[in-house]
Molecule: Glycine riboswitch aptamer
RNA sequence: AUGGCUCUCUGGAGAAGUCCGUGCAUGACACGGGUGCCGAAGGUGCAAGGGAGAGGAAUACUCUCCGGGAAUCUCUCAGGCAAAAGGACAGAGAAAAAACA
Numbered sequence: 001a002u003g004g005c006u007c008u009c010u011g012g013a014g015a016a017g018u019c020c021g022u023g024c025a026u027g028a029c030a031c032g033g034g035u036g037c038c039g040a041a042g043g044u045g046c047a048a049g050g051g052a053g054a055g056g057a058a059u060a061c062u063c064u065c066c067g068g069g070a071a072u073c074u075c076u077c078a079g080g081c082a083a084a085a086g087g088a089c090a091g092a093g094a095a096a097a098a099a100c101a
Stems, first nucleotide, its partner, number of pairs: 002101002006094006016035001018034006024027001036081003042077001043075001045073001050066006
């Protein structure tokens, strides 16, 4: 110096007008259940790198154990399947004492 964290603005994908029951407000409705589906709130899983041991001539390589833990990958618990809302992420701005990277 910059950044994450906080606030504001802007952009921001995917997938059911599905089936049954109940209700009344008769709907792109609410609630309960079923089936199908989506991944971009949150969460799950693991790769690399690290340590120890064994084999080995070996700092190669292989195996085992410990530990480690990334993603827009993975799972689909949660969430979601018109619009609105939400929304990872991106851009701009504001704020900003210390500590941290």